Predicted 3D model of a 1447-nucleotide RNA (small-subunit ribosomal RNA) from an uncultured prokaryote. The coordinates come from a structure-prediction model, not an experiment, and the mean pLDDT is 82. Rfam family: Bacterial small subunit ribosomal RNA. Its family is annotated with ribosome and structural constituent of ribosome in the Gene Ontology.
RNA sequence: GGACGAACGCUGGCGGCGUGCCUAACACAUGCAAGUCGAGCGAAGUUAGUUAGUAGCUUGCUACUAAUUAGCUUAGCGGCGGACGGGUGAGUAACGCGUGGGCAACCUACCUUACACAGGGGGAUAACACCGGGAAACUGGUGCUAAUACCGUAUGAAAUCAAGAUGUGGCAUCACAUAAUGAUUAAAGGAGAAAUCCGGUGAAAGAUGGGCCCGCGUACGAUUAGCUAGUUGGUGAGAUAAAAGCUCACCAAGGCGACGAUCUAUAGCCGGCCUGAGAGGGUGAACGGCCACACUGGGACUGAGACACGGCCCAGACUCCUACGGGAGGCAGCAGUGGGGAAUAUUGCACAAUGGGCGCAAGCCUGAUGCAGCGACGCCGCGUGAAGGAUGAAGGUUUUCGGAUCGUAAACUUCUUUGAUGAGGGAAGAAAAAAAUGACGGUACCUCAAAAACAAGCCACGGCUAACUACGUGCCAGCAGCCGCGGUAAUACGUAGGUGGCGAGCGUUGUCCGGAAUUACUGGGUGUAAAGGGCGUGUAGGCGGGAGUUUAAGUCAGAUGUGAAAUUCCGAGGCUCAACCUCGGAGCUGCAUCUGAAACUAUGUUUCUUGAGUGCUGGAGAGGAAAGCGGAAUUCCUAGUGUAGCGGUGAAAUGCGUAGAUAUUAGGAGGAACACCAGUGGCGAAAGGCGACUUUCUGGGCCAUUUACUGACACUGAGGCACGAAAGCGUGGGGAGCAAACAGGAUUAGAUACCCUGGUAGUCCACGCCGUAAACGAUGAAUACUAGGUGUCGGGGGUCGAACCUCGGUGCCGGCCGCAGCUAACACAUUAAGUAUCCCACCUGGGGAGUACGGUCGCAAGACUGAAACUCAAAGGAAUUGACGGGGACCCGCACAAGCAGCGGAGCAUGUGGUUUAAUUCGAAGCAACGCGAAGAACCUUACCAGGACUUGACAUCCCUUGCAUACUAUAGAGAUAUAGGAAGCCCUUCGGGGCAAGGUGACAGGUGGUGCAUGGUUGUCGUCAGCUCGUGUCGUGAGAUGUUGGGUUAAGUCCCGCAACGAGCGCAACCCCUGUUGCUAGUUGAUAACAUUAAGAUGAUCACUCUAGCGAGACUGCCGGUGAUAAAUCGGAGGAAGGUGGGGAUGACGUCAAAUCAUCAUGCCCCUUAUGUCCUGGGCUACACACGUACUACAAUGGCUAUAACAGAGGGAUGCGAAGUCGCAAGGUGGAGCCAAACCCCAAAGAUAGUCCCAGUUCGGAUUGUGGGCUGAAACUCGCCCGCAUGAAGUCGGAAUUGCUAGUAAUGGCAGGUCAGCAUACUGCCGUGAAUACGUUCCCGGGUCUUGUACACACCGCCCGUCACACCAUGAGAGUCGGCAAUACCCGAAGUCAGUAGACUAACCGUAAGGAGGUCGCUGCCGAAGGUAGGGUUGACGAUUAGGGU
Repeated sequence: GGACGAACGCUGGCGGCGUGCCUAACACAUGCAAGUCGAGCGAAGUUAGUUAGUAGCUUGCUACUAAUUAGCUUAGCGGCGGACGGGUGAGUAACGCGUGGGCAACCUACCUUACACAGGGGGAUAACACCGGGAAACUGGUGCUAAUACCGUAUGAAAUCAAGAUGUGGCAUCACAUAAUGAUUAAAGGAGAAAUCCGGUGAAAGAUGGGCCCGCGUACGAUUAGCUAGUUGGUGAGAUAAAAGCUCACCAAGGCGACGAUCUAUAGCCGGCCUGAGAGGGUGAACGGCCACACUGGGACUGAGACACGGCCCAGACUCCUACGGGAGGCAGCAGUGGGGAAUAUUGCACAAUGGGCGCAAGCCUGAUGCAGCGACGCCGCGUGAAGGAUGAAGGUUUUCGGAUCGUAAACUUCUUUGAUGAGGGAAGAAAAAAAUGACGGUACCUCAAAAACAAGCCACGGCUAACUACGUGCCAGCAGCCGCGGUAAUACGUAGGUGGCGAGCGUUGUCCGGAAUUACUGGGUGUAAAGGGCGUGUAGGCGGGAGUUUAAGUCAGAUGUGAAAUUCCGAGGCUCAACCUCGGAGCUGCAUCUGAAACUAUGUUUCUUGAGUGCUGGAGAGGAAAGCGGAAUUCCUAGUGUAGCGGUGAAAUGCGUAGAUAUUAGGAGGAACACCAGUGGCGAAAGGCGACUUUCUGGGCCAUUUACUGACACUGAGGCACGAAAGCGUGGGGAGCAAACAGGAUUAGAUACCCUGGUAGUCCACGCCGUAAACGAUGAAUACUAGGUGUCGGGGGUCGAACCUCGGUGCCGGCCGCAGCUAACACAUUAAGUAUCCCACCUGGGGAGUACGGUCGCAAGACUGAAACUCAAAGGAAUUGACGGGGACCCGCACAAGCAGCGGAGCAUGUGGUUUAAUUCGAAGCAACGCGAAGAACCUUACCAGGACUUGACAUCCCUUGCAUACUAUAGAGAUAUAGGAAGCCCUUCGGGGCAAGGUGACAGGUGGUGCAUGGUUGUCGUCAGCUCGUGUCGUGAGAUGUUGGGUUAAGUCCCGCAACGAGCGCAACCCCUGUUGCUAGUUGAUAACAUUAAGAUGAUCACUCUAGCGAGACUGCCGGUGAUAAAUCGGAGGAAGGUGGGGAUGACGUCAAAUCAUCAUGCCCCUUAUGUCCUGGGCUACACACGUACUACAAUGGCUAUAACAGAGGGAUGCGAAGUCGCAAGGUGGAGCCAAACCCCAAAGAUAGUCCCAGUUCGGAUUGUGGGCUGAAACUCGCCCGCAUGAAGUCGGAAUUGCUAGUAAUGGCAGGUCAGCAUACUGCCGUGAAUACGUUCCCGGGUCUUGUACACACCGCCCGUCACACCAUGAGAGUCGGCAAUACCCGAAGUCAGUAGACUAACCGUAAGGAGGUCGCUGCCGAAGGUAGGGUUGACGAUUAGGGU
């Protein structure tokens, strides 16, 4: 995607044609579904008439009786039909079905054709009548009667039988034809006035319908491997319509089965139908053919036909009636009911048509059939309006607020009327001479009328897959076919709007096919994804070399028959079209028969040698089996020498040793294994395997020579059989070493391990089991073909021969590299995984599971065979890019090392955590948070808390009104604020208005409220690490690779060389700034050598110098030498202020961390709106058992204190810096010169010199506290800084651990600045003094490049294994319990056929009679359903407990 006898959900206008219990072959109330014939028969009833009689009387009527005529009806006898039609699919794996044949082994009523015939008799019996029995169903007796009912007999054309004859044919028995002989066998009448018609009998033929037999085909299981006694065959008999073990007697011992018997389970089969390109796969509703069945089982009767759906008998179950004695019943016919179920219709009309039964016919019957009803169950057709219509209405939805969209959609105008409705008309189906006859049905159809009037839904909208937004929800509710969606911006949930699809339907579920080459015949695979048997030998089977010939089985061609109809396809035709129906054609791919061909396969035969095999000679070898023997080593024993250790390990200990070990020497014992040679070397039928030496026995291959023999003998190989490492098992030996188990010692958190010391099975031998391994080349065997190169082994040739050397080719074995080809890739590549043929084995998602059960084998361990339930959406292969590794190689970095100074201990400062609190606002969190945001919290800041206030608001815009606003004062209050007072009472103007302010109204303001995981911007970090990419080309199926790797070199992907790459970009470097040298220019506020003047560069003067600040120069591996590939570069040197980036700064690639920040700012969404906004006062951010980070000060003599006197740089300064002088011990006060600055002011300390202290808790250290002051500021209580005096904690160099730094660096000393009213141990800068060390890259940390492994990709902070605990699910075992099924043995034995018959009865025939023949009943026997008993088999359910498995 298609299909459906469907069901469910939502919805539903009409018509046509179809179709409708798939489940309980469950049970059935009621009605109907098979009758008909009076022209077979008797009888009865009834109607009408006639005649006669009787009665009544209203004297011509009625009733009754009898006879008779004509109709009608019918119970019974009789005939035909109830074997068809209709239903269902339980059973059946079968000659049941399909297909094609056969019957010389058969039957066939009614029908057709032709032939012959029907003479003459007889005895009964139903109905009926009477008498009985019974509740009923029904039935007994006696008597009467008919026939187309029944029975003898005559005739015998003909048939059958018997034994023969002749002829023809065939298939063995035989068949047919002809003539003759003998025996047996028939009949029915009815109607009619008649003609005649309908029947009857015998026999023949046809037609139709059946019966039986055979070939082929027909589903699953081998965890069903053996089955079978009437079984297989024969002879004879019986039975049947007919062959036959169909049945029986006897005889023989057969028959079936791996080409799947038997058994279990399932199933009606086919034409067809669905699907598919086809081949196939699935299916067997409706329609048609066959079969089977009719409550379950058995049985026969009748008949042409049955073992009989609406017949009979018996048994069983069930239901009903009953007077309890006994009876009745069978919807799987049509309706209908109950039940079951997800689910399937009316107790309808009619025989008008078609067909059937009966009948001479009229006709009767017909739930077959024709119609109607119900159901969108399916297919098909039609409609629900058409054209115009923009203000793009209203309304809905959305919005960036402009709009967009529903949308020409609607309204509105014009038009039409299919269906539905009303009215009128009105068929065909129906006729073969005419008439009559219509259930459907006043239906189809036609005409008219009215009005757009009455008629649209369902599903979907994340991808697959056509169709998107809003709101709600917030891993909830829910969706889901797969992937998956939902955790506050959901195109995936729910709703709405819109859109898409289909449309009287639309979705969902179920089933089948397709896609699926995913069971592969067409048309797959097996090195690594699932998959080659461990290996050989060989049976069946499959397959098989060259040539000639034969046959014709396969094969091919032609013809004939068949392949029913319907269906399908094609072409026509009929319903208005279509669905549907009708006609014609094709087709039905098959089967059978006949004829022919002979290439190929096959068959028989003849022949060949190349496949295969055999034989002679020579050669290599750890080939096998047995026996013997050798040396080295380990261990043990004995003896000697000798003394304190040995042994063992990362380090030790256990162990051995003064009872003398280890070591060493000599002798001996015993077992096992065979160093070197030794080699991707050799051998083996294969695999497992085989290694000292000698001997014996023995198998096989290969090569060479001779080329002799056989003549396809070949290949493969299901089963079978043999072999088969190690471990293990049994019996008996043996036991040196090694060594599971075990013991001890260590290691460890533990250590049932790794390490050590011991040590038993075992390892060894003999015999017997086991039968498995990553038994691997993860590659089955055989044959042939398809580029090469290079070793190895054996043999041979040449070199006169040996040794040695060399050469080319050949064969076999064993390797490597590599082309074509192949492969998903990796790889393979004459030893194929290439190209082909043939045979075997095996695979079909992962787990469950190589498990369970069953079977076979085994002493056992276990092996072989080998599932399912359940569960998952993956499991897997190869390769790619990363990341990672207690993988490898190379390299770098204050990374380690070498040093210096620290931190961690103390006190204090500061930040953080924690705790506390009304609040201790918030953020930052490993490095990369923690002297961080904060370049400075007393108020403010301030975001927090308490309290007091305001509500268009502290701030912005718009609108209205007004003209004020504002400033001042007083009072109340903590203040915000409120009240009161008086004063001036607005400005600009183009006169429209504007500015400003107050009041009012609502739009709105406002938010340091949330989300940094919605964002922009900014920042940190890896990391100033050397990387990150692109275009084109090339390679690869692809992801990707190459470039960017390699060899050197560099600080550098820096540069050079090479290279399927060539180029380019962002990074690196350089360009920029500061600094180091110098030239030129410029000299004031800077400088001063010379000149003048002076206390003083203070002044004149000058710009040489210093300095300032602008422009330049200079450094480029430029020069020389060595090394190096002559390159890049590197090492050394010269010169130079500076040398290899001179030093420092700015500069931060692609990206990573959902890194940080919504509290700098901006911003989406959400939230608050008399409050989460705004104002104010006070408090808090400064709390304090504690923990951490970062600094400061110290612990002192390289020092402290006192005194004296020196030397900077860089900055700052107007609400400012503030000098001199002066006061104060000091902080500071006063003062106010000078300075908008190279001008004035703020400005050094360490150091130096001198003195003192003398190693102490000190003249170290300064915390803490008291007290007195100073400064800033409305205000220093919470909570600032500074000074004086007094006080004088801890601390004597700091555990584990840890930080910074490679030179003007560390360390140390001070100074300045920003912030700032005030507050600096912080931060940012500045200068002074000024070291030590680096052997080196093994290790720690971080990083870069290449390579390798990977089951990781959220990327090792990954992934992931098993037990245990809890819950659920399916399964196995289980003492057993309860059922089902099939069979066996025995018992009982209904009905009934058959057989027998001694009892009873008996119309037809025979007989004068007695009686007989024959028959019926009864009885008996064989068989025989159901039932019973017994032991087994098989299958299912349940089962305490238990085992593993899954989630």